[in-house]
RNA sequence: GGUCCCAUGGUCUAGUGGUAUGACGUCGCCUUGACUCGGCGGAGGUCUCCGGUUCGAAUCCGGAUGGGACCA
Numbered sequence: 001g002g003u004c005c006c007a008u009g010g011u012c013u014a015g016u017g018g019u020a021u022g023a024c025g026u027c028g029c030c031u032u033g034a035c036u037c038g039g040c041g042g043a044g045g046u047c048u049c050c051g052g053u054u055c056g057a058a059u060c061c062g063g064a065u066g067g068g069a070c071c072a
Base pairs, nucleotide, nucleotide: 001071002070003069004068005067006066007065010024011023012022018055026042027041028040029039030038048064049063050062051061052060
């Protein structure tokens, strides 16, 4: 230098155009003499950034940034 892949709560992850899913973690309550386990509930994500297409974009298109694989 070229080709390709990835980016979603603290972590991992689902989502192929119509209000962003679950698990772990975290907080509160119940339970216990207490803890663990268990049950119930809550908070936490403007989906890496900029622009475009569309009535509507995490999703499609272009660019940027970061990470990765291969080729040279």
Notes:
A computed fold for a 72-nucleotide RNA from a Candidatus Woesearchaeota archaeon, annotated as transfer RNA. Model confidence (mean pLDDT): 83 of 100. The sequence is in RNAcentral, with records from ENA. The organism belongs to Candidatus Woesearchaeota, within Archaea. Rfam family: tRNA. The family's RNA type in Rfam is transfer RNA.